Two RNAs folded together computationally: RNase P RNA and transfer RNA, 470 nucleotides in total. The coordinates come from a structure-prediction model, not an experiment, and the mean pLDDT is 79. Rfam match: Bacterial RNase P class A. Its family is annotated with tRNA processing, ribonuclease P activity and dimeric ribonuclease P complex in the Gene Ontology. It is annotated as a ribozyme.

RNA sequence: GGAGACUUCCAGAUGAUCGCUGCCCGCCUUCGCUACGGCGAAGGCAGGGGGGAGGAAAGUCCGGGCUCCACAGGGCAGGAUGGUCCUUAACGGGGACCGGGGGUGACCCCAGGGAAAGUGCCACAGAGAGAAGACCGCCUGCCGAAGCUUCGGUGAAGGCAGGUAAGGGUGAAAGGGUGAGGUAAGAGCUCACCAGUUUCGGCGGUGACGUCGAAAGCUCGGUAAACCCCAUCCGGAGCAAGACCAAAUAGGGGAGUGUUUGAGGACGGCCCGUCCGAGACUCCCGGGUUGGUUGCUUGAGGGCGUCGGCAACGGCGUUCCUAGAUGAAUGAUCAUCACCCCGUCGCGGGUAACUUCGGCGGGGAACAGAACCCGGCUUACGGGCGUCUCCGGCC
RNA sequence: GCCGUUGUGGCUCAGGGGUAGAGCAGCUCACUCGUAAUGAGCAGGUCGUCGGUUCGAUUCCGACCAACGGCUCCA
Numbered sequence: 001g002g003a004g005a006c007u008u009c010c011a012g013a014u015g016a017u018c019g020c021u022g023c024c025c026g027c028c029u030u031c032g033c034u035a036c037g038g039c040g041a042a043g044g045c046a047g048g049g050g051g052g053a054g055g056a057a058a059g060u061c062c063g064g065g066c067u068c069c070a071c072a073g074g075g076c077a078g079g080a081u082g083g084u085c086c087u088u089a090a091c092g093g094g095g096a097c098c099g100g101g102g103g104u105g106a107c108c109c110c111a112g113g114g115a116a117a118g119u120g121c122c123a124c125a126g127a128g129a130g131a132a133g134a135c136c137g138c139c140u141g142c143c144g145a146a147g148c149u150u151c152g153g154u155g156a157a158g159g160c161a162g163g164u165a166a167g168g169g170u171g172a173a174a175g176g177g178u179g180a181g182g183u184a185a186g187a188g189c190u191c192a193c194c195a196g197u198u199u200c201g202g203c204g205g206u207g208a209c210g211u212c213g214a215a216a217g218c219u220c221g222g223u224a225a226a227c228c229c230c231a232u233c234c235g236g237a238g239c240a241a242g243a244c245c246a247a248a249u250a251g252g253g254g255a256g257u258g259u260u261u262g263a264g265g266a267c268g269g270c271c272c273g274u275c276c277g278a279g280a281c282u283c284c285c286g287g288g289u290u291g292g293u294u295g296c297u298u299g300a301g302g303g304c305g306u307c308g309g310c311a312a313c314g315g316c317g318u319u320c321c322u323a324g325a326u327g328a329a330u331g332a333u334c335a336u337c338a339c340c341c342c343g344u345c346g347c348g349g350g351u352a353a354c355u356u357c358g359g360c361g362g363g364g365a366a367c368a369g370a371a372c373c374c375g376g377c378u379u380a381c382g383g384g385c386g387u388c389u390c391c392g393g394c395c
Numbered sequence: 396g397c398c399g400u401u402g403u404g405g406c407u408c409a410g411g412g413g414u415a416g417a418g419c420a421g422c423u424c425a426c427u428c429g430u431a432a433u434g435a436g437c438a439g440g441u442c443g444u445c446g447g448u449u450c451g452a453u454u455c456c457g458a459c460c461a462a463c464g465g466c467u468c469c470a
Base pairs, nucleotide, nucleotide: 001391002390003389004388005387006386008384009383010382012337013336014335015334016333017332018331020052021051023049024048025047026045027044028043029042030041031040032039033038054367058378059377061376062375063374064373065372066238067237068236069235073272074271075270076269078234079233080232081231082230083097084096085095086094087093098112099110100109101108102107113229114228118227119226120223121222122221135168136167137164138163139162140161141160142159143158147154148153176194177193178192179191180190181189195219196218197216198215199214200213201212202211203210204209242294243293244292245291252285253284254283255282256281257280264276265275266274287469288468301320302319303318304317305316306315307314308313339364340363341362342361343360344359345358346357348355349354396466397465398464399463400462401461402460405419406418407417408416413450421437422436423435424434425433443459444458445457446456447455
C1' cells in the first nucleotide's frame, strides 16, 4: 500500500431570513353565569415563551403488553419449533458450549430430533435404484467347425447350462477401505489393520458430548424445507381493538333460521361441556353521518456507577423525561466551520517506494418519515474509531 | 394503520419435484376471384427477484419486490 474479518459509535454544528404543527401565557370577539370584583366555554390573532422522527420510524416476519369476545374449558383437526445448558415478560431472539461444514487466516455458516417404526419417491441413463443386479469381463461343465495329434483325444473362436459383485461400464447415488489367506474364479468367505455403527462398562462433564476398553462381521443408500413418528408450545380477533358524547335519518324493505325437540352468541374448522339466550338472530337492499372526547404515551424506559455471572443477563444505588399529530406537522435558502473523496502545490521525514502536516481548486453528504406501546429478527443505507488476519513493496 | 390473496408466452388460465402446456392473439402455407371461417405447420417463457433444501426446484422453505382485495360510526 492492497484485500479482508470482527466490534463499536455518529447520523452534521452555529447564525440569519422565511415557513409548518401542538402546548402554555397574553390579547380580541361571541355566548352563559354573576355576590358586578370577575369566572367559565367556544372561536380567532401580524404577539411572547417553550416542544417537535429513526437506527432502521420500513417489511409486518416472530414474541409480549393492552382491549374485547365466557378472565379462555376438554378432545380432534391445524399451525409452529427442534443439539445442550442458560437467559428473558415472551420468542422462531440472545449468550456460552457440543457436533458438523467452509476459509491460507482473522473468522464465518448450520430448519442440528427420528431414515436400525411404517409408507411414498429416486426422472434420464443403466443388466440392476433396494436387504438389488450378470451387459462386458472372469471361472467351471457340456457341445464344438478350423488347427494339432501318438488317432485315444485336445481344442483358439463360437453355442448352451451354471457360478461369480474382484475389474469395466451407467448414474447424483450400485450394499465399507487396504493387504494377506482362501477359491475353479470370486466374495467379510476367513484373518490383520483402518473407518463407521450398535450394545455394554470405566472415567470427565449439569448436559449435548468427549475419551478409554470390550463384544458383535453388524457395514443397514438418499430424501422428513415428502407423508409421517416423537417431544414442546399455541383459543380468536385486533387501537379501524374497546369505552363515551353529539348530530342526522325511513327503528324502512326482502330472504332465511328459530322460540324449550334451542336458531344464534361465544370472530378460523368440527365435536363435547359450560354460560347467555327470544317481536330474536344472520345475510342482502335501502337511509343518515363523514364530528368530538377517551384509549394516548412514564415505559418489561434510557444514561452512569457498583456487585454477581465467561457471557447474554440480573440485583442495588443515583440521575434524566424525550412527539402525541389525525387528508396527518417536524421544512427550505444562504453564510461560516467541521467530515469524506479526487487533483495540485509547499515545508518536513525517508536511499527509495511512499507519506504526517498545511494551502488552493473541484465534487459529495446516504437510506429514509412516528400513527397504541414494547423486545427481537430481516431488509435498505453514508461515514468514522479500535482490534485482528492475509498478501505485496522497502529498510 | 390492520388483515388477507395472487404473480407462468402478448392476454386469460392449467401444471404442486424429473428440462412447461391449453385456448385466444401473431407468422407461414393450403382452400377462395378476394376476405372471413376451416385445416396444417411454426415462433414466442430469466415460471416476479435473490438465497436455501434436494442428485435435480415453476413446484418445497425463507427473505425481498410488485399488483389486487377487505376492515370506520349511527339507527